[in-house]
Context: one part of a larger RNA
Molecule: small-subunit ribosomal RNA, central domain
Organism: uncultured prokaryote
RNA sequence: CUGGGUGUAAAGGGUGCGCAGGCGGGCUUGUGCGUCAAGGGUUAAAUCCAUCGGCUUAACCGGUGAGCUGCCCUUGAUACGGCAAGUCUUGAAUACGAGAGAGGAUAGUAGAAUUCCUGGUGUAGCGGUGAAAUGCGUAGAUAUCAGGAGGAAUACCAGUGGCGAAGGCGGCUAUCUGGCUCGUUAUUGACGCUCAGGCACGAAAGCGUGGGGAGCAAACAGGAUUAGAUACCCUGGUAGUCCACGCCCUAAACGAUGCAUGCUUGGUGUUUGGAAGCAAUUCUAAGUGCCGGGGGUAACCCGUUAAGCAUGCCACCUGGGGAGUACGAUCGCAAGGUUGAAACUC
Numbered sequence: 001c002u003g004g005g006u007g008u009a010a011a012g013g014g015u016g017c018g019c020a021g022g023c024g025g026g027c028u029u030g031u032g033c034g035u036c037a038a039g040g041g042u043u044a045a046a047u048c049c050a051u052c053g054g055c056u057u058a059a060c061c062g063g064u065g066a067g068c069u070g071c072c073c074u075u076g077a078u079a080c081g082g083c084a085a086g087u088c089u090u091g092a093a094u095a096c097g098a099g100a101g102a103g104g105a106u107a108g109u110a111g112a113a114u115u116c117c118u119g120g121u122g123u124a125g126c127g128g129u130g131a132a133a134u135g136c137g138u139a140g141a142u143a144u145c146a147g148g149a150g151g152a153a154u155a156c157c158a159g160u161g162g163c164g165a166a167g168g169c170g171g172c173u174a175u176c177u178g179g180c181u182c183g184u185u186a187u188u189g190a191c192g193c194u195c196a197g198g199c200a201c202g203a204a205a206g207c208g209u210g211g212g213g214a215g216c217a218a219a220c221a222g223g224a225u226u227a228g229a230u231a232c233c234c235u236g237g238u239a240g241u242c243c244a245c246g247c248c249c250u251a252a253a254c255g256a257u258g259c260a261u262g263c264u265u266g267g268u269g270u271u272u273g274g275a276a277g278c279a280a281u282u283c284u285a286a287g288u289g290c291c292g293g294g295g296g297u298a299a300c301c302c303g304u305u306a307a308g309c310a311u312g313c314c315a316c317c318u319g320g321g322g323a324g325u326a327c328g329a330u331c332g333c334a335a336g337g338u339u340g341a342a343a344c345u346c
């Protein structure tokens, strides 16, 4: 470079925004840059091809011819692409009217429960396990009643329910705020799609500074178990888990399935709108599930939420190990992240 691929065999970037780039709706006119046609010029020799000849043949060599896929010039064509001008509404956006929601941020607040403290009642056990022991308790525990403190999380509702780009989001109230859907077809008139680099967000754990600390709990200690037990079980328990600010930037970050658009039989649930109807119900839009047809697939399975049929753009793969390692670069306070080989070996 050409090709084939990426749910599970190697392979979709964790997610979004978006510059450059690539690609881009209907109609009309112009231009003739790309594109196409004809003619001409040039395309050294050798080489290549055809043919004839010379070495006894061949390789080799010589003659002649064709050709040299390219570039340039002239003339012409104008469907498609480009450029320029105009126009349209179906793509896109806006307006107006409705609607649903654990979408985000901040502040406040509620009840249940655990733990601790104080006081009352009360007495010998409690706790824990397969069984025990460590542990707690006559300095009065466990149990029970009343009061208080503090932190964290929000039972039921709760649902293949909802919202968000993903990570993720769940008591209640208020304030601020993002997105989405439906309806009306009113406005703009292609304003669009994708996106290397870039920027932003990004669970948990971890890091820095300062708070906080109820429960849980790496490390750690003890008790058991066991041949041993640096474990599983039990009693304790510190970081951490929580808050503020600043870092880290990774996950089986999964639908293991990139984004956008169009097309292609159906059935049955469910969420939120709209329309018709007295109602039952039917139709319709956007989601979210299950089953399944043609078709696809190595099979499993996918199947209008495609892994079907197509188009545009991006990312990625090319035998296993060595290895996501070494080296270099870069980012980070560090931990480490990103990029990412080779020898050798099967």
Stems, first nucleotide, its partner, number of pairs: 004317003007300002012314001014201004021194003025088007033081002035077008049065006091191001092188003095184005103177007110154001115149007125136002162169002206247006215241002220236004258313006266291011295302002319346003328339004